[in-house]
RNA sequence: AACGAUCUUCGGGGCAGGGUGAAAUCCCCGACCGGCGGUGAUGGCCGAUGGUCCUACCGGGGCCAUCGGGACAAGCCCGCGACCCGCUGCGGCGGUGGACUCCGGUGCGAUUCCGGGGCCGACGGUGACAGUCCGGAUGGGAGAAGAUCGGU
Repeated sequence: AACGAUCUUCGGGGCAGGGUGAAAUCCCCGACCGGCGGUGAUGGCCGAUGGUCCUACCGGGGCCAUCGGGACAAGCCCGCGACCCGCUGCGGCGGUGGACUCCGGUGCGAUUCCGGGGCCGACGGUGACAGUCCGGAUGGGAGAAGAUCGGU
């Protein structure tokens, strides 16, 4: 340290401003948001050292190289969860289920980086149609971190 058992904690964000109307966070203009695991170009980040360049001049900064660091990195690539449907011996099992992600740039290499555009978003409710309000839900949950015991 793998792995196994038990337990604990954690585990989802978002309509500013305006228009119409008797009434809309539901329509229109516009705004805003992005669960979990994987992949992650040789990515970006931080630090050290060296080289080189710049400057308003001794205090900094840019670029390059090497080394080190732990974390980060995709809504639309892969898988999963939630929701919904069916079955159930109530432990679970099966099914359904969103997005053209496109163009340009860099590069050997990018659906992941950079720039710009497009698109998507369960169920029930509602004075009028909801990704964003209210509700099921003080629920469930992919999983994450940790503790104890076992363990080769």
Model confidence (mean pLDDT): 76 of 100. FMN riboswitch aptamer (RFN element) from a Chloroflexota bacterium, 152 nucleotides, folded computationally. It was read from a public genome assembly, where an Rfam model found it. Lineage of the source: Bacteria > Bacillati > Chloroflexota.